Source information:
This is a predicted structure of a 1568-nucleotide RNA (small-subunit ribosomal RNA) from a Pseudomonadota bacterium.

RNA sequence: UAACUGGAGAGUUUGAUCCUGGCUCAGAGCGAACGCUGGCGGCGUGCCUAACACAUGCAAGUCGAGCGAGAACGGUCCCUCUGGGACCUAGUAAAGCGGCGGACGGGUGAGUAAUACAUGGGUAACCUACCCUCCGGUGGGGGAUAACCCUGGGAAACUGGGGCUAAUACCGCAUACGUCCCUUGAAACUACGGUUUCGAGGGGGAAAGGCGGCCUCUCCAUGGAAGCUGUCGCCGGAGGAUGGGCCCAUGGCCUAUCAGCUAGUUGGUAGGGUAAUGGCCUACCAAGGCUACGACGGGUAGCUGGCCUGAGAGGGUGGUCAGCCACACUGGCACUGAGACACGGGCCAGACUCCUACGGGAGGCAGCAGUGGGGAAUAUUGGGCAAUGGGCGAAAGCCUGACCCAGCGACGCCGCGUGGGUGAUGAAGGCCUUCGGGUCGUAAAGCCCUGUCGGAGAGGGACGAAAUACCUGAGGGAAUAAUACCCCUCGGGCUUGACGGUACCUCUUCAGAAAGCGCCGGCCAACUACGUGCCAGCAGCCGCGGUAAAACGUAGGGCGCAAGCGUUGCUCGGAAUCACUGGGCGUAAAGCGUGGGUAGGUGGAUUGGUAAGUCGGAUGUGAAAGCCCACGGCUCAACCGUGGAAUUGCAUCCGAUACUACCAGUCUAGAGUACGGGAGAGGGAGGCGGAAUUCCCGGUGUAGCGGUGAAAUGCUUAGAUAUCGGGAGGAACACCGGUGGUGAAGACGGCCUCCUGGACCGUUACUGACACUGAGCCACGAAAGCGUGGGGAGCAAACAGGAUUAGAUACCCUGGUAGUCCACGCCGUAAACGAUGGGCACUAGGUGUUGUGGGUAUUGAUCCCCGCAGUACCGUAGCUAACGCGUUAAGUGCCCCGCCUGGGUAGUACGGCCGCAAGGUUGAAACUCAAAGGAAUUGACGGGGGCCCGCACAAGCGGUGGAGUAUGUGGUUUAAUUCGACGCAACGCGCAGAACCUUACCUGGGCUGGAAACCUGCGGAACCCGGUGGAAACACUGGGGUGCCUCCUUUCCGGAGGAACCGCAGUUCAGGUGCUGCAUGGCUGUCGUCAGCUCGUGUCGUGAGAUGUUGGGUUAAGUCCCGCAACGAGCGCAACCCUCGCCCCUAGUUGCCACCGGUUUGGCCGGGCACUCUAGGGGGACUGCCGGUGUUAAACCGGAGGAAGGUGGGGACGACGUCAAGUCCUCAUGGCCCCGAUGUCCAGGGCUACACACGUACUACAAUGGCGGGUACAAAGGGCAGCAAACCCGCGAGGGGGAGCAAAUCCCUAAAAACCCGCCCCAGUACAGAUAGGAGUCUGCAACUCGACUCCAUGAAGGCGGAAUCGCUAGUAAUCGCAGAUCAGCAUGCUGCGGUGAAUACGUUCCCGGGCCUUGUACACACCGCCCGUCACACCAUGGGAGUCGGUUACUCCAGAAGUGGCCAAGCUAACCCAAAUGGGAGGCAGGUCCCUAAGGAGUGGCCGAUGACUGGGGUGAAGUCGUAACAAGGUAGCCGUAGGAGAACCUGCGGCUGGAUCACCUCCUUU
Repeated sequence: UAACUGGAGAGUUUGAUCCUGGCUCAGAGCGAACGCUGGCGGCGUGCCUAACACAUGCAAGUCGAGCGAGAACGGUCCCUCUGGGACCUAGUAAAGCGGCGGACGGGUGAGUAAUACAUGGGUAACCUACCCUCCGGUGGGGGAUAACCCUGGGAAACUGGGGCUAAUACCGCAUACGUCCCUUGAAACUACGGUUUCGAGGGGGAAAGGCGGCCUCUCCAUGGAAGCUGUCGCCGGAGGAUGGGCCCAUGGCCUAUCAGCUAGUUGGUAGGGUAAUGGCCUACCAAGGCUACGACGGGUAGCUGGCCUGAGAGGGUGGUCAGCCACACUGGCACUGAGACACGGGCCAGACUCCUACGGGAGGCAGCAGUGGGGAAUAUUGGGCAAUGGGCGAAAGCCUGACCCAGCGACGCCGCGUGGGUGAUGAAGGCCUUCGGGUCGUAAAGCCCUGUCGGAGAGGGACGAAAUACCUGAGGGAAUAAUACCCCUCGGGCUUGACGGUACCUCUUCAGAAAGCGCCGGCCAACUACGUGCCAGCAGCCGCGGUAAAACGUAGGGCGCAAGCGUUGCUCGGAAUCACUGGGCGUAAAGCGUGGGUAGGUGGAUUGGUAAGUCGGAUGUGAAAGCCCACGGCUCAACCGUGGAAUUGCAUCCGAUACUACCAGUCUAGAGUACGGGAGAGGGAGGCGGAAUUCCCGGUGUAGCGGUGAAAUGCUUAGAUAUCGGGAGGAACACCGGUGGUGAAGACGGCCUCCUGGACCGUUACUGACACUGAGCCACGAAAGCGUGGGGAGCAAACAGGAUUAGAUACCCUGGUAGUCCACGCCGUAAACGAUGGGCACUAGGUGUUGUGGGUAUUGAUCCCCGCAGUACCGUAGCUAACGCGUUAAGUGCCCCGCCUGGGUAGUACGGCCGCAAGGUUGAAACUCAAAGGAAUUGACGGGGGCCCGCACAAGCGGUGGAGUAUGUGGUUUAAUUCGACGCAACGCGCAGAACCUUACCUGGGCUGGAAACCUGCGGAACCCGGUGGAAACACUGGGGUGCCUCCUUUCCGGAGGAACCGCAGUUCAGGUGCUGCAUGGCUGUCGUCAGCUCGUGUCGUGAGAUGUUGGGUUAAGUCCCGCAACGAGCGCAACCCUCGCCCCUAGUUGCCACCGGUUUGGCCGGGCACUCUAGGGGGACUGCCGGUGUUAAACCGGAGGAAGGUGGGGACGACGUCAAGUCCUCAUGGCCCCGAUGUCCAGGGCUACACACGUACUACAAUGGCGGGUACAAAGGGCAGCAAACCCGCGAGGGGGAGCAAAUCCCUAAAAACCCGCCCCAGUACAGAUAGGAGUCUGCAACUCGACUCCAUGAAGGCGGAAUCGCUAGUAAUCGCAGAUCAGCAUGCUGCGGUGAAUACGUUCCCGGGCCUUGUACACACCGCCCGUCACACCAUGGGAGUCGGUUACUCCAGAAGUGGCCAAGCUAACCCAAAUGGGAGGCAGGUCCCUAAGGAGUGGCCGAUGACUGGGGUGAAGUCGUAACAAGGUAGCCGUAGGAGAACCUGCGGCUGGAUCACCUCCUUU
C1' cells in the first nucleotide's frame, strides 16, 4: 500500500513399533431427487431421461402513400313488393398482383474430434439488402398476366380451358459521370506471383414511380395541368458502417489389444464452377501425399467466455446469461433471394399419424402453453404489448408466446418472524437416583409490556412514462416569387400501465396462526434408564448385538443446524494416491537376461558473427457479463447500476546478448589411433594323454555279493563279488584350485598346435569433440525342451520291482528309457541376482589379494615404499523405514534409457506378433477384500544350537495294570438316583465320616408376613399339664398359672404403665443350596521353592524397545566375584521364625534315681535334683583355620577340630504373573429369576441302584511265610453328655462294675513287626480270605431298603500279573504297628506318631519338565499355532462355444425418385429482329436423353453388442470330505525356469539362486 491475505488433519494392517500402501471420514459445491417437517417476503431458477409421439390454441407479418378489382350482415329511402333498386356501411373486410420481411428473433445439442470452437493473423482470392456520405442519372416505348367473369374435372386437397385488366410486375430502345471487359503507355510498391495510381483507344451495360405543396414563368383559365418545389422511392458508381465467406498458425478428450493409411489420392497443365482461392469438379500428365511429434481406425463429446473446487499449479464441468457452430420427423435435392440448401418455404424417398366417396389427399411443438409416454425428477393450455427490442409502413398503426409481468415448486441464495421483561413453593408432571436428592428449569403458570410478521377492518397510494404523433410558441435550415409546404432544435399543452388498488405509508384489533430435523462408541460436539439377547437390528471406515449394549429399539436428557434438517447421487479437495510446482524402483509395487546401435535427448575449451530460445520496453488485441476494488440504488442483504482493476494469453515493432542454439575459425584435458610389454579356465577348430566307471576275453579263486535305519527286490555254483592280464567304448578332466583369473551377460578348468576378440601397463607421436545414452531394430543368451542324423560308458525324468506307511502314485533300495554327448537347425526362458541400468565428476581412511610400471637397498633370490587397472573385507561423513550402503555408494550432482502406482482375479482371458510344438511376448476386465506388504521389537514355539538343573532318564528297591473286596468317577437305570470337580492340577476330591437328621433330590401330606429379625396396635405373663384326629407336620380343644420393675391406692384386695416372652393383626417385608465363578470379593490349586520378575535416573534407538538382567567364572540360587554405559533400588533367593540333633544356665512336680536310709521290691517311702526328662533362656557352624586349584577374586577340592561342615535334617514361608483354572453349594456380593412357591414344615423314599468301563486303595497269591505258645522295646495324641482301671460273667463282640482322672499324677495302653520255642513242607495248601448259612453284641426313637463288630460253619478268584505305568537318593524306600480329627454308631480313607530299616546313582546320549544365551519363524487365541490343493454344496461375475439375433461400417454389383447440369428438342411459344405471311429467325419452354445421386435390393467382409445346449477356470460362503505341500532344518531345506508323472496339495529329473538351519574346515577382517 483501493483492486496482496495465503497451505491443519484423522480412523483402519501389528502383541507392540517404524515404514510402504490402499480404503474411509471431516470441507466446499449442485438445474438435483428422496424422507420427515414447513410462517412470510425479495431476487433468481425449474425435462439433466425419449433429438419419444403429439390433441387444441397462439408463436410473421405488414404496406391502399406500388396496382387492378372490391363484398356482406346491418341501417335509411324508393318501387312494378314470395321480390327488386338506390344510398350509407365502405373504397372497409376478405382475396389477388407487386414490394419489403418470413436467412432475424425463439428452440434444441442429435450429429460433429474438425468442413466445428478459442486465440492471433491473412484475403493483392471475396460478398454485403436495409443504413450513412459523396458523384452522376431517373428519357422514351411495348407486350402480357392474376384478381374478376364464363365454363369443366374432383369427396376433398386442388385443378383444366376460354375471356377482360393494372402496376414501383415484365420486356426492348435511348443515354453512360463512374463501373465492367479487351488492347496499350508510364510511375510507384512488391512477398517477384503481382498490386496500386495516372493516362490513351475500342467494346458491353441502367432506371419507376408514389405522395404533399405552390401558381413566378407556359397552357386550359374559380381552379388545375405541364411545370416548379418538397419528400419518399428508383438507376449507375465511389467510399463508409455493419454482417458474413474463404485461408493460415497455435491450443484444448481416451484408445497402439487401431501401425501403417491414401486413387481425386499428392502435384502439375488446361478448362469448368463460385461472390471468391482451391481436386471444389472434369480431362490429360507425373507418382506422389500423410505417419511413433501417433497417420488410419475405434470410443466418447457441441466449443468458448465462464462455473465449481483448490494456497497455488492443477482437476472437474459447459444448466441458466453471453459469443460461435450444428440441427429442425429421417435421408436426399435444389429453387427464390443481398443472404438459405431455409424450424412454423418447396420437391422426392422412407417411417409414423390423420382424413377419404378408396380414386386420392393432409401433417411435422428441439417456438409458448399443454397432453401421453419415459423417468428418482422439472411449472400455467395465464395477462399484456404499458416498457425494451424486432418486422412492415411517410405516418397513425398493425403484428410480435421475443419480451415485460403474473401463477406453481423451500429448487437455490438473501432477509424477517414464531415474542420481550419479570417470575423459586425451584409447582405439577416426566426421567434418573447412592432414596439424600438431581434434572428438564426461569423453562411453565402468574404479572407487566411490545406489535415486526400474519389475519381482519379503515384510509392514502406509487416509481416504472419518456415520448412518437397531434396542437401551439420560439429559433434555425434547404428551396422558392413566398412570411405556404418540407426538415432540424428548444419550450409548453394533450394522450398512453399488463403488473395492480400491487409495493409502500398511516390507524384499529388480537401473543393471538407460526419449529422442526439430524445426531450423541472412536474419527466427531453431545449419556443415562429400560426393552432386546449374534435375535430384532445398526453400519461412512474401524466395527456393535451371544442377559448388566453410552453402537439395536424406546424414553428422558444433551449436542448441532434451523424453515429447514437429513439421506442418496455427482465433482473438486484432503490424495505429495500420476508427484510441473511435488514421488519412487537392493529387501515394501518397480532396473529390460546381456550387448551393438538408428531416431531422439544431452554434450569439452576458446574467438567472432546471427539473434531462434531467453530478458526488457512499446503498440494492438484479449467482446459484454462474471470474479476483485471503490462508489451508488432497492429500509438491510441477496440482487442491481456506474467506474476501475484484472484478463498471468496471442500478435507486431524496437532493444539487450550473459547462457542455450545456429554459422565460421582455432585448441587438446574427453574419445580414439600407432608403438613397446607382459597376464588370463576369453572364443573357435584339430590332435594327443592318463586316472576312474562299465562291458568283453582269459587266468587265479569260492560262496556269497550287493544294499539299508533295518531289510528286500537284484546279481551269483551256468562260478558272481574279490584279484591279475589283455581288449573295447563313451563321458568327464582329481591334485594345482585360491571371496584367484577371463568375458557384455549366459558362461569358461587335462595337454599341444593353428585361427581369433577384448582388457591392462608403459612411452612418445598423431587425429581434433570424432562423445554419452539409446524408443524401435539387430545380435548373443544356463538348463530343460523340439526337428534331422549320429553316439551312448556313467548318470537318469517316465516306467518296473522291493521296502516304509493308516495309505506312499514320494523320500530309501535294485533296475531302467528318453535325455545328458556330437553335427546342423529351432526355442528365448531362469532366484538370467549384487534381486542394485549405463556414462562422467566430486567426497576420510585402513587391510588383504591379482596384473603391471617405477623407486630405494641388495651380487642375487627377495623385501620395503610409491603409482595405474581389477577384486575382497572393515570403516568416516553422508544416506536409509530399518536392515544396511559407504571412492566397486544405496553419499553428492549432471545426462540418457527402462520400470512402478493396494491385494486377489492374473502374467489369466480376448486380440496381435513369434514358434514345428511345448510355449514365449504384449497384456485387461467383471467380480471380490480392508487389507496385502517391508524392516525391526518383545514373546512363544522348533522332530535348531550351546550351557545347566530336577527321582527327568539311567542305576536300584517296592508297586500299579491281572484277582477279590473297599472307595470315587463315567455310563446306564430310576419318581429321585441332589449338586459341584474333568489331562498333569477331576476321579478314598468338596464328604474330618448320607440308616432318620444331614439333604440341597423324588413322592405324598401341610403352612402362607411365613422357621428367624425390626416397628406399630390389640390381647395374654412366661410357662406347665392334658384330650381328639393324623404317618407326622399340624389342626381343634380342656385345665393350671399369675411372676419382675415403676407409679397410684394401699391393711389386704386391686388398678395403671413398662421390660423380657407368647399369640393375633398391619406395614416396611422375609426366604431361596434358584441362574450367572464368563459380572465379582475372599480363599485355593498349578507352573514352582522354578530363579526369576521389575523400577528410578542415565545412556542408546525415529520407535516398539534395548541397556542394567548380557559376558568370564561360581553357586542350590539374578548366590557371590570380576568385567562392562551404566549407577542404584524394589519384589523374590538366602537369613531372621518353629522343630530335631550337641553343650551350658535356670527350675525340680505329676518327671528322674547316681549317692544315703527304709521297703510290701513297685522311685513304693524318706531324701536328692547329679543324670534322663520336662520347658524357658543361652552357646555352637562362620568356608572361621590349614593345604591345593582359581584371576591376587568369588568360589571349589582336600584336611584338621567338632555333636554337627559347607543350605546340618525337617517345617512354616510361594516374586511379577499364567491357566476367563476351581468355588455364587462355606462365606460375602452386583444383576436376573420365584413369591399360596424355586420359600417353609413333615413322613417315607433316594444320594447305597448295576450289563459295564476307569482311577485310587486294602488283602493276597505264601516258607524272609502261616499258625500256636512265650518274652520285650515306643512316640505322639485323646479324655467329664468323657476316658474308664482293678475285679466278675461271656469262646467272643461285649456285659456288669465303678476306683481314679479336667490329666508329665488316672484312663484309652495291648504297641506291632522283632526275638525264643514248636507245628506246617510247596499243596489252591494249616496260603488266601471273597461269598454265603446260622447265631449274636453294640450304638441309636429306629439298623428292611442301608451300620459296625463277634462266634460257629462256608472257603470264590488268586500260583506275582499284557501293552503300559507310578513312587522313592537315608533314618529315605520298604515293612510294622499306635494315636487323633469327624463321630450316637460307622475307615482298607485322611492327618499325625514312632519301631525295624535297605539298595543304587557310571553318567547326562535319550524320554519328561524347567532356567539362561543364541538362531529361524508366514506363530501372537502364540505349534493343541498357522496353512495348501482336489472333491462335495450354494450363490455371483466371467472366458470358450454348434450357432441365433441385432447394431455399425467397408467394398462390389443391380436399380434409381426428386433435382442441378450437359445434349437433343420434329412438339409449344406474347414482348426482340426480318417482315406484313396461313410466314421465318433469334430466344425460351414442355418433352426426351445422358452424367451424378438418396432411400431400396443382392452379395462378401470387418468391428461391436445381446443371447446359447454344453464347457473352462475364478471369486465368495462359522463349524462338510481327503490328505499335510509351505512357515522351525516344517520333519526329504525352500524357491526359480523347464520336462515328465500323479486323487489332491505335489513328486521326480536337469540347471540355477540363498530370500537355507546346523556342524566342521578354509580364507579374509577386527581386537589383543
The source organism's lineage runs through Bacteria, Pseudomonadati and Pseudomonadota. Rfam family: Bacterial small subunit ribosomal RNA. The sequence is in RNAcentral, with records from ENA.